This is a predicted structure of a 96-nucleotide RNA (c-di-GMP-I riboswitch aptamer). Model confidence (mean pLDDT): 86 of 100. Its Rfam family is "c-di-GMP-I riboswitch aptamer". Gene Ontology term of the family: cyclic-di-GMP binding. From the family's description: GEMM was predicted in a large-scale screen for bacterial structured RNA regulatory elements.
RNA sequence: CAACGAAAAAGGCAAACCAGUUGAAAGACUGGGACGCAAAGCCAAGGGUCUAACUUAAGCCGCAGAAGCGACUUAACAGGACAGCCGGUUGCCGUG
Numbered sequence: 001c002a003a004c005g006a007a008a009a010a011g012g013c014a015a016a017c018c019a020g021u022u023g024a025a026a027g028a029c030u031g032g033g034a035c036g037c038a039a040a041g042c043c044a045a046g047g048g049u050c051u052a053a054c055u056u057a058a059g060c061c062g063c064a065g066a067a068g069c070g071a072c073u074u075a076a077c078a079g080g081a082c083a084g085c086c087g088g089u090u091g092c093c094g095u096g
Base pairs, nucleotide, nucleotide: 003095004094005093012037013036017032018031019030020029021028022027035084041089042088043087046086047085048082049081050080055076056075057074058073059072061070062069063068
């Protein structure tokens, strides 16, 4: 430096679920709680997945003399998220 994780030591993280906060949602944060994890540390400039507020389009209803405006429904859309999906990157202990 690289690869690997059988036994061990020092420690570490914390799924589901519950409560509170936050967000349109996905999700996030705090506390409790442990299913698991050798990177379950960090990175959302690569792939993938989730959501769809805004926006756009269509439908439909209402208002208006008209231009147009507004409500609702559906579809598309990331600039919103997920690192405990792959990936990238740094790193503790050990090497049977």